[in-house]
RNA sequence: AGUCGUGCGGGAGGUAGCAAUACCUUCAGCGGCGUAAGGGUGAGGAACCCGUGGCUACGUACCCCCCGGACCGGGAUAGCGUCGGGAAACUGACGGUAAUACCGGAUAACGUCUCCGGACCAAAGGUGUGAUUCCGCCAGGGGAGCGGGCCGCGUCCUACUAGCUAGUUGGUGAGGUAACGGCUCACCAAGGCUCAGAUGGGUAGGGGGUGUGAGAGCACGACCCCCCACACUGGGACUGAGACACUGCCCAGACACCUACGGGUGGCUGCAGUCGAGAAUCUUCGGCAAUGGGCGCAAGCCUGACCGAGCGACGCCGCGUGCGGGAUGAAGGCCCUCGGGUUGUAAACCGCUGUCGAGGGGAAGCAAAUUGGCGGGGGUUCUCCCCCGUCAUUGAGUGAUCCCUGGAGGAAGGACGGGCUAAGUUCGUGCCAGCAGCCGCGGUAAGACGAACCGUCCAAACGUUAUUCGGUAUCACUGGGCUUAAAGCGUGCGUAGGCGGCCCGAAGGGUGGGGUGUGAAAUCCCACGGCUCAACCGUGGAAUUGCGCUCCAAACCGUCGGGCUGGAGGAAGGCAGGGGUGAGCGGAACUGAUGGUGGAGCGGUGAAAUGCGUUGAUAUCAUCAGGAACACCGGUGGCGAAAGCGGCUCACUGGGCCUUUUCUGACGCUGAGGCACGAAAGCUAGGGGAGCAAACGGGAUUAGAUACCCCGGUAGUCCUAGCUGUAAACGAUGAGCACUGGGCUGGGGGGGCCCUCACACCCUCUCGGCCGUAGCGAAAGCGUUAAGUGCUCCGCCUGGGGAGUAUGGUCGCAAGGCUGAAACUCAAAGGAAUUGACGGGGGCUCACACAAGCGGUGGAGGAUGUGGCUUAAUUCGAGGCUACGCGAAGAACCUUAUCCUGGUCUUGACAUGUUUGGGAACCCUCCUGAAAGGGAGGGGUGCCCCUCGGGGAGCCCUUGCACAGGUGCUGCAUGGCUGUCGUCAGCUCGUGUCGUGAGAUGUCGGGUUAAGUCCCUUAACGAGCGAAACCCUUGUCCUUAGUUGCCAGCGAGUCAUGUCGGGGACUCUAAGGAGACUGCCGGUGUCAAACCGGAGGAAGGUGGGGAUGACGUCAAGUCCUCAUGGCCUUUAUGAUCAGGGCUGCACACGUCCUACAAUGGUGCGUAUAAAGGGAAGCGAAACCGUGAGGUGGAGCAAAUCUCAAAAAGCGCACCCCAGUUCGGAUUGCAGGCUGCAACUCGCCUGCAUGAAGCCGGAAUCGCUAGUAAUCGCGGGUCAGCAUACCGCGGUGAAUGUGUUCCUGAGCCUUGUACACACCGCCCGUCAAGCCACGAAAGUUGGGAGGGCCCGAAGUCGCUGAGCCAACCGCAA
Repeated sequence: AGUCGUGCGGGAGGUAGCAAUACCUUCAGCGGCGUAAGGGUGAGGAACCCGUGGCUACGUACCCCCCGGACCGGGAUAGCGUCGGGAAACUGACGGUAAUACCGGAUAACGUCUCCGGACCAAAGGUGUGAUUCCGCCAGGGGAGCGGGCCGCGUCCUACUAGCUAGUUGGUGAGGUAACGGCUCACCAAGGCUCAGAUGGGUAGGGGGUGUGAGAGCACGACCCCCCACACUGGGACUGAGACACUGCCCAGACACCUACGGGUGGCUGCAGUCGAGAAUCUUCGGCAAUGGGCGCAAGCCUGACCGAGCGACGCCGCGUGCGGGAUGAAGGCCCUCGGGUUGUAAACCGCUGUCGAGGGGAAGCAAAUUGGCGGGGGUUCUCCCCCGUCAUUGAGUGAUCCCUGGAGGAAGGACGGGCUAAGUUCGUGCCAGCAGCCGCGGUAAGACGAACCGUCCAAACGUUAUUCGGUAUCACUGGGCUUAAAGCGUGCGUAGGCGGCCCGAAGGGUGGGGUGUGAAAUCCCACGGCUCAACCGUGGAAUUGCGCUCCAAACCGUCGGGCUGGAGGAAGGCAGGGGUGAGCGGAACUGAUGGUGGAGCGGUGAAAUGCGUUGAUAUCAUCAGGAACACCGGUGGCGAAAGCGGCUCACUGGGCCUUUUCUGACGCUGAGGCACGAAAGCUAGGGGAGCAAACGGGAUUAGAUACCCCGGUAGUCCUAGCUGUAAACGAUGAGCACUGGGCUGGGGGGGCCCUCACACCCUCUCGGCCGUAGCGAAAGCGUUAAGUGCUCCGCCUGGGGAGUAUGGUCGCAAGGCUGAAACUCAAAGGAAUUGACGGGGGCUCACACAAGCGGUGGAGGAUGUGGCUUAAUUCGAGGCUACGCGAAGAACCUUAUCCUGGUCUUGACAUGUUUGGGAACCCUCCUGAAAGGGAGGGGUGCCCCUCGGGGAGCCCUUGCACAGGUGCUGCAUGGCUGUCGUCAGCUCGUGUCGUGAGAUGUCGGGUUAAGUCCCUUAACGAGCGAAACCCUUGUCCUUAGUUGCCAGCGAGUCAUGUCGGGGACUCUAAGGAGACUGCCGGUGUCAAACCGGAGGAAGGUGGGGAUGACGUCAAGUCCUCAUGGCCUUUAUGAUCAGGGCUGCACACGUCCUACAAUGGUGCGUAUAAAGGGAAGCGAAACCGUGAGGUGGAGCAAAUCUCAAAAAGCGCACCCCAGUUCGGAUUGCAGGCUGCAACUCGCCUGCAUGAAGCCGGAAUCGCUAGUAAUCGCGGGUCAGCAUACCGCGGUGAAUGUGUUCCUGAGCCUUGUACACACCGCCCGUCAAGCCACGAAAGUUGGGAGGGCCCGAAGUCGCUGAGCCAACCGCAA
């Protein structure tokens, strides 16, 4: 995908010629070659498809070589002409024509067949003046290349596919093919394949290679090369050398198109291009110039093969975006400790260069004498071929490189910056918005979100997603495991298989080595070379780890032959035993029955009840019956493969051990499938049934109690025959063999020592245990009974859940067993050990923890705090113990606060610096106003220097700037301080030791103590912080001292008083000291620490009290003491003023006061403290007032004066049990005091009033001695205000000597699934919604196998009506 006129006839056109004719162009046809190549794709196929290595019963057009040949004839048919049919596609009839088309005859071997005699088979010419010679034709042989066929080996997943097969397997014969063959057919035989995986299902083109990996592997098969398969889907043949044929034919089908409805046409998985689908994939380009292909003698024609160009950062490679200088380190940005740092030599600026890109110009090569003309030479001749010279000729594109123009000019991004992982700051945001590969970030200081600046890594790219390999020894061949993390089959016997003792010989399959063939090219690797480099390319080498052939070796494995005894088995003689099966026998106990005794209960439990019992139970005796199980012995003891086996006897029977070393001669080990055994429960059939006892009934318990406890009770438990086949069937540890220190102990056997026997002792074989060496192990642990070291074989594991579920298969009577997933979901699930914490675990021990006691709270009224409510506001904080008479040690104003209402100020009420202007400072007056504030006026002129102009310091006013201010927020950003566990006895460190480590030891244990106090022991030895001691106070004594205190003795004085002289004795004061240490005695105890008792002593075992609070816990409390980071605010959240609020009141709670009375109340009288305060103070005497208080003012900075009276107590009197002579709330009136001011909102006094309340439910608090209880006094705060708080003294008990319980705490130990640590963790169910999976009346697809029927085209065969030129015959 055509081409050839040099195979053929003709049509049309042209040139030459008068014409015949010749030549040229072109067209369809006949004929030849090609169209089976090249190009595309990967649907199918798990197969001799592919790969590799062999083999041959075969074919082969074109090409090459060799040999021989081409003779004589014939009849047709397209085209063409005429006439028809049809819309078209197309087609019919008649006539006539050519050939390298077709046919007959001849010739015929080195061809073919053969019965070996023989038979059969071919051809074409063309060009040219001219052909044995050039191009072709025919027959045969050979070659090259290509193809067909066969075989060995290799080639994915699935057994939840285990059996498959009828042309199936083989034979004989025939057919068929180019050729072997069941390829096909007839007949005969009954074979063939398969657990080394047949058959079926799923998936897939195979290889060279590619990616990754250290490798072994794992995953993949784009581009390029080789092979296969396919061409709209399915089937079929024709032609041909070759096809069952991508752009040929026939049939069927789907789809699309044309149509006159009769009928036709088509096949881009060729190159472009269109549509559709999709996250996504290009130009309807140029050219045959080169390479290659088809045809042709050739010129040449054809060629979406190919060569080029276009689009796409899709990939790889190369290059550019400039280079040098340049510090005031500019500006700007960002950060800041405000000093500065950084961006950063970066920029600007100065100098230089000219790559890449842009525009323009030139240009090698890709071209090979390709083709043609002419000339010459060679091939013996030639029309043919080759060579040389010369002239002409062929580029679709591409284009190195060079030149010109111009000027740093046109040219940098992306991701990331918590760790992994290289590179951080600020701001914004506030579990929001968002990030995220894993861990995880974000809830107001985020290096993790967003932004900025800066940095890091890459760079014309950078990230993301998907996927593969790696890391991953996380499927482990190299190279893993199975006691407890996932994992040993419940146990044995045994088939296949795997593995297997010693010696000799043989062959040489495995094995090792040498040689050789092959292992295509490309790729990878190495070397060299070519493009300026590289990517890319060329040449050579290496490699291709494989397969074939061949030679050598003979140790090992395997094979064959021969031998051996140590493995294994047999024999003989002994031994122990709950080994198994069957039969028989026995006693105790139990239950029942019968009878006797007996007479009210029994039984049962934590306590009861149900139940049994006067119809006589329980108890007890006797007799009988029944079933089941076998006390003591009995034991980490025995036996068995495991399950399991326990009274005694007999029978049958399996295994083991020891001794002798007599026999066999490797007979062995393991064991996929298979077979057998296999507790309990359960099932079937038949028995049996005392006790026990699921289910069930009843009684209790309980919120309930389908449980635990109790009373009953049926299957069952027992026997026989069968089934089931499981278990924490466990040593959670498969079997066998060998090797590797020991000690102790139990069972069975043999031997030795001693003169003998025996107990001992020793040796040895065997079974069962404990402890431990090395080693192993994550550790716990194992450790000759291995979990050590090796070998062999089997089973099993691969994150948790889903789930041992679903489905399929199979077994079972059933229950159910065996085999055994996935979707989905989670970021874990898990092992061992450690430290804590916890326990309705254990042991030991403490504490007003309980108990024993005393007094309270909870009830009342009031006070006060809190919640709540209310309010314009009721400022804020504190919240179990450890908030609540707390911050507040004192809210009328002030205090006082972002509390509220309203009025004002704005560099400010307060600090520092600076700027402008003015004035010293300072003082006074007036107006307005609630005040603050605002406004106005007046007085006054100081200090230092001075050149008399002025300047300066300080202060004030004013203006501006920095800034002040904030009881605004965050106590979960903080410091400091504080509470609590808890005055509990604990908490740690150094060195050493142990452990892989966390960590342990020390700090445990035995005693003892208030105590980790001390002692002893001890792989620990020491030390620190705590405890104790040191300190203060109190209790006794002494010394010193003696005023303001004291007063015994002496003196003076007074109504009286230490008032005075005096005194230091005493008390006291305040300084020092003594004293107490288990020191002494006795006992106990370990010769200790210590404890008990005693003596002495003021005090005795810490004398009492205080101060003192370990490591830490509670993100405990406090930003409103103070300090402070950050944030917020700045004519206000700052400052100031007036008034109000913090005091509000239906309620609830905490802490208190006073009471309810007679141990009391009231009145009168009377005694005795301590510790304190006092100058803007305490305030005496005296006087006034009923009183609060007032007047007054002595004295006192205080052991001197004063507050100041202590009170309970004691004495006397009244009250007489009553809501009172109890109780005092509430209210009225009248007063007092403080204060600028008592209305909201103070305290006190007097008179009057006289509430609740008669001892307090559940519950709850304090206290062990000078304590509880009770009584008063003082102080701080403070103008005033105390039932609060902090102190002081007076009076002054009861009970307990115990640790069962409640609470808390300490030590040791144990368990743990807790670690925010039991207020932990965690299980089941659940509305609505959502997700995944399933079921479902149905509905709709896909795949596979089989049976039967119909059946297109077509091949082969049969038939032969019809057609028919050649050959034969002919009258047909």